[in-house]
Molecule: transfer RNA
Organism: bacterium
């Protein structure tokens, strides 16, 4: 400097144009003498930013921020 990948709940991802979801994490409750596990319920989001195309964008298109990787 060039390339290429990435940005989605606290935290690790999914989601390839039509209701934004999962496990873990928290909180309730359930079960134990109890305390973990175990099972249920709730809680959490500006889909990095702006802009464009769509009837309709997390999702395509562009430019910007970032954070990783490649080469030089």
């Nucleotide at each position: 400097g060039c390339c290429a990948a990435g940005a989605u709940a606290g935290c690790u991802c999914a989601g390839u144009g039509g209701c934004a979801g999962a496990g873990c994490a928290g909180u309730c409750g359930u079960u134990u003498c109890a305390u973990a596990a175990g099972c249920g319920a709730c809680c959490g989001g500006u889909c990095g930013u702006c802009g464009g195309u769509u009837c309709g964008a997390a999702u395509c298109c562009g430019a910007c921020u970032c954070u990783u990787g490649g080469c030089a």